[in-house]
RNA sequence: GGGUGUAUAGCUCAGCGGUAGAAUGUUCGCUUCACAUGCGAAAGGUCGAAGGUUCAAAACCUUCUACACCCA
Numbered sequence: 001g002g003g004u005g006u007a008u009a010g011c012u013c014a015g016c017g018g019u020a021g022a023a024u025g026u027u028c029g030c031u032u033c034a035c036a037u038g039c040g041a042a043a044g045g046u047c048g049a050a051g052g053u054u055c056a057a058a059a060c061c062u063u064c065u066a067c068a069c070c071c072a
Base pairs, nucleotide, nucleotide: 001071002070003069004068005067006066007065010024012022013021018055026042027041028040029039030038048064049063050062051061052060
């Protein structure tokens, strides 16, 4: 220099263009003499950034950023 992939909750990851989710962690409650386990609830997200397409974008298109990988 050319190319590919990844970026979503604190962490690990899902997510057909139509309400952003699971598991785990955190907090609270129930259960226990107490702890652990188990059960229930809650909080926690400007979906990497900026534009574009669309009635509607986490998703589609373009550019950029970070990281990983391949080729030279």

The RNA shown here (transfer RNA) has 72 nucleotides and comes from a Patescibacteria group bacterium.
Its mean pLDDT, the model's own confidence on a scale to 100, is 85.
The RNAcentral record of the sequence draws on ENA.
The organism belongs to Bacteria candidate phyla, within Bacteria.